The prediction has a mean pLDDT of 91. This is a predicted structure of a 346-nucleotide part of an RNA (small-subunit ribosomal RNA, central domain) from an uncultured organism. The full RNA is in RNAcentral, with records from Greengenes.
Context: one part of a larger RNA
RNA sequence: UUGGGCGUAAAGGGCGCGUAGGCGGCACGGCAAGCCUGAUGUGUAAGAUCCCGGCUCAACCGGGGAAGCGCAUUGGGAACUGCCGAGCUUGAGUUUAGGAGGGGAUGCUGGAAUUCCAGGUGUAGGGGUGAAAUCUGUAGAUAUCUGGAAGAACACCGGUGGCGAAGGCGAGCAUCUGGCCAUAGACUGACGCUGAGGCGCGAAAGCGUGGGGAGCGAACAGGAUUAGAUACCCUGGUAGUCCACGCUGUAAACGAUGUGCACUAGGUGUCGGGGGGUUACCCUCGGUGCCGAAGCUAACGCGAUAAGUGCACCGCCAGGGGAGUAUGCCCGCAAGGGUGAAACUC
Numbered sequence: 001u002u003g004g005g006c007g008u009a010a011a012g013g014g015c016g017c018g019u020a021g022g023c024g025g026c027a028c029g030g031c032a033a034g035c036c037u038g039a040u041g042u043g044u045a046a047g048a049u050c051c052c053g054g055c056u057c058a059a060c061c062g063g064g065g066a067a068g069c070g071c072a073u074u075g076g077g078a079a080c081u082g083c084c085g086a087g088c089u090u091g092a093g094u095u096u097a098g099g100a101g102g103g104g105a106u107g108c109u110g111g112a113a114u115u116c117c118a119g120g121u122g123u124a125g126g127g128g129u130g131a132a133a134u135c136u137g138u139a140g141a142u143a144u145c146u147g148g149a150a151g152a153a154c155a156c157c158g159g160u161g162g163c164g165a166a167g168g169c170g171a172g173c174a175u176c177u178g179g180c181c182a183u184a185g186a187c188u189g190a191c192g193c194u195g196a197g198g199c200g201c202g203a204a205a206g207c208g209u210g211g212g213g214a215g216c217g218a219a220c221a222g223g224a225u226u227a228g229a230u231a232c233c234c235u236g237g238u239a240g241u242c243c244a245c246g247c248u249g250u251a252a253a254c255g256a257u258g259u260g261c262a263c264u265a266g267g268u269g270u271c272g273g274g275g276g277g278u279u280a281c282c283c284u285c286g287g288u289g290c291c292g293a294a295g296c297u298a299a300c301g302c303g304a305u306a307a308g309u310g311c312a313c314c315g316c317c318a319g320g321g322g323a324g325u326a327u328g329c330c331c332g333c334a335a336g337g338g339u340g341a342a343a344c345u346c
Stems, first nucleotide, its partner, number of pairs: 004317003007300002012314001014201004021194003025088002028085004033081002035077009049065006091191001092188006098181002103177007110154001114150008125136002162169002206247006215241002220236004258313006266291011295302002319346003328339004
């Protein structure tokens, strides 16, 4: 090693595109590298195995044989793999006629609410809490009406619903743009799957430069609470939250479940499409949920959206702590990120 695993015990890379590599549909002809088989040569000490022999036996020792194995040369075979040639259409893709969608980007527009400003009415409170106080108000607040300004987010619809590879995406309209699905044809003819490195995307917070700043609000200040209260509650409030460009590259980036393909009872809801229909409903494809056959599982549970049965390829795990630390290297403006030990200890 043959022969372990990764939903929750240690373990799926945050996600995609794709290089090398690995793997690869149906049928025909050829080649013979892998593969199978024969011959010859050569290397094979000892041991093991079979036969015979020597120590009185045995252990031990000696002789002979066979099998098996490596390499080289050579003959044959052609199922499988490979290579070459010429094909096929089921895998994959292109196109025509349709469809659904908060997929992405840019611009414009809208109403509600909030705060602020100005004015009118109006008078003694308002606000806040468990109760209060800080705070605010006779220099006229709160409330109410009119007008104006600003920024941010889009109630209802809204769903167990939709879209996206993931992160994520919700007011309306326009423009640009990516992906997806069904049906019926036509076309290409294996063009496929996976993917170490690599490249790109990547919530929030954070960083740089410039803008913006209504509300909220780390830090901070004050008021309370308390034995204390560097908190929870209250009144304020700066960064930030928003925009543009650039960086950071992390997360309970979760379905804690890698991607692709095939196969394995059903029932029920829902979204999008197609077909049939006697308008009761039925069939079918693609999503998204629930319950469950077989089967799987330590159990929980999973169960055609598998954690079932298989194949291909990648990533990862190997007792707890030390430690995602130290060190080296790489990346970053920094914060820090990536890779990633050992001593020691239980």